[in-house]
Overview
RNAcentral holds the full RNA, with entries from SILVA. Predicted 3D model of a 477-nucleotide part of an RNA (small-subunit ribosomal RNA, 3' major domain) from an uncultured bacterium. The prediction has a mean pLDDT of 80.
Context: one part of a larger RNA
RNA sequence: UGACGGGGGCCCGCACAAGCGGUGGAGCAUGUGGCUUAAUUCGAUGCAACGCGAAGAACCUUACCCGGGCUAAAUCCUGGUCGCCGCCCCGUGAAAGCGGGGGUUCCCUUCGGGGACGGCCGGGAAGGUGCUGCAUGGCUGUCGUCAGCUCGUGCCGUGAGGUGUUGGGUUAAGUCCCGCAACGAGCGCAACCCCUAUGGUCAGUUACCAGCGCGUAAUGGCGGGGACUCUGGCCAGACUGCCUACGCAAGUAGCGAGGAAGGUGGGGAUGACGUCAAGUCCUCAUGGCCCUUACGUCCGGGGCUGCACACGUGCUACAAUGGAGGGUACAGCGGGUACCUACCUCGCGAGAGGAUGGAAAUCUCGAAAGCUCUCCACAGUUCGGAUUGGAGUCUGCAACUCGACUCCAUGAAGUUGGAAUCGCUAGUAAUCGCGUAUCAGCAACGACGCGGUGAAUACGUUCCCGGGCCUUGUACA
Numbered sequence: 001u002g003a004c005g006g007g008g009g010c011c012c013g014c015a016c017a018a019g020c021g022g023u024g025g026a027g028c029a030u031g032u033g034g035c036u037u038a039a040u041u042c043g044a045u046g047c048a049a050c051g052c053g054a055a056g057a058a059c060c061u062u063a064c065c066c067g068g069g070c071u072a073a074a075u076c077c078u079g080g081u082c083g084c085c086g087c088c089c090c091g092u093g094a095a096a097g098c099g100g101g102g103g104u105u106c107c108c109u110u111c112g113g114g115g116a117c118g119g120c121c122g123g124g125a126a127g128g129u130g131c132u133g134c135a136u137g138g139c140u141g142u143c144g145u146c147a148g149c150u151c152g153u154g155c156c157g158u159g160a161g162g163u164g165u166u167g168g169g170u171u172a173a174g175u176c177c178c179g180c181a182a183c184g185a186g187c188g189c190a191a192c193c194c195c196u197a198u199g200g201u202c203a204g205u206u207a208c209c210a211g212c213g214c215g216u217a218a219u220g221g222c223g224g225g226g227a228c229u230c231u232g233g234c235c236a237g238a239c240u241g242c243c244u245a246c247g248c249a250a251g252u253a254g255c256g257a258g259g260a261a262g263g264u265g266g267g268g269a270u271g272a273c274g275u276c277a278a279g280u281c282c283u284c285a286u287g288g289c290c291c292u293u294a295c296g297u298c299c300g301g302g303g304c305u306g307c308a309c310a311c312g313u314g315c316u317a318c319a320a321u322g323g324a325g326g327g328u329a330c331a332g333c334g335g336g337u338a339c340c341u342a343c344c345u346c347g348c349g350a351g352a353g354g355a356u357g358g359a360a361a362u363c364u365c366g367a368a369a370g371c372u373c374u375c376c377a378c379a380g381u382u383c384g385g386a387u388u389g390g391a392g393u394c395u396g397c398a399a400c401u402c403g404a405c406u407c408c409a410u411g412a413a414g415u416u417g418g419a420a421u422c423g424c425u426a427g428u429a430a431u432c433g434c435g436u437a438u439c440a441g442c443a444a445c446g447a448c449g450c451g452g453u454g455a456a457u458a459c460g461u462u463c464c465c466g467g468g469c470c471u472u473g474u475a476c477a
Base pairs, nucleotide, nucleotide: 001477002476003474004473005472007471008470009469010468011467012466013465015461016460019424020423021422022421023420026316027315028314029313030312031311032310033309034307035306042053043052064302065301066300067299068298069297070296076124077123078122079121080120081119082118083117087102088101089100090099091098092097105116106115107114108113127291128290130289131288132287136285137284138280139279140278141276143274148187149186150185151184152183153182154163155162156161167178168177169176193268194267195266196265198236199235200234201233202232203231204230208225209224212223213222214221239262242256243254244253245252246251318417322376323375324374325373326372327371328370334365335364336363339358340357343354344353345352346351383414388409389408390407391406392405393404394403430453431452432451433450434449435448436447
């Protein structure tokens, strides 16, 4: 100087408390451990691994295993040899491939040959998801969006170092004020950026329709309009600016005013110096080491989906604030040509066959909870839907291992979950559906977004956990 303390003081955080809903029990999905296996490819392992890399494992992917082949694909140099290779046909084969046959090069030439192009063989070389993340770059997680981390000069100390950065207040903040052997400065904080909440102005097509006209069974359908909604450019607006109280100031408080919004308005992006020899050599790049007719590469099949078991993360439930049947209403983000499909017909249905519009504010994909009427009356049930049998649909070369979905039948566990443990402070939790990426299809109940409905509680900081500042002790560095 740091680190540590079941030392002290001050402060903060869904850290506790106050609440609401979960997990832990059941079934299933998914990841992991373990076991098994020819292989069950590899990595990730307290928080910070375990719906993680994987935003798509039937083949491919694929790195693993078994079997069958090849020295391939790209480029260049070089030695030898041939006129091939490609194309067509035949044989063999599970395929990849291998073998045979057919016709077919160019230029120069002293006719010996030389050169170009291409094939084959050989040597360099390529190739390696082989090893080392403890040789590395780059990228990332984490403490932590915590308020810290430093420097120049000066001063103090023999020196390591200190001071500044401590103290008194204050803040979300090393934020600001006052004081002070310090005076300044940098990286962080904040602001500048994006979305959102209000208004003005400008502009109206594919959006809108108040007033005017036309038309329809009906609809902004049409003429038109620039009011409204909306779209999207510019601008205004919030700054403790005003008032009151407290205070030296900084600032704090006010169901004060005005205002759409009030004290950082809400959300995002943004992550200091560093820590963990944290993670990644299987994104990529790269030093070193290793393999080179194989640890390279191609193909067929299998595996990554295996199942006494254990754990994590989720989904669906155990019901009446519910289940079922009928009627009826309202979004936003987005996607669409190998695509989205109105509408019609067929099918109980998944879908199929026609057909129309749309490279889209124009066409299309499109809500559910809600509201309303009826049945059920507390039961393993009209709850719950696992599992299994049968029949099908779609994608795809192909759904046996191993796809999703539909219909009929079947109807398991489960009656609210021990110890323990997680999330959340407002348009949040809870609950309801919708969209997208990946993608032929899909194991998506995942991930990332979007809107609809919409709470309860916070006395407070004694305690648990994590963190910040000061101080103290030290058998630690």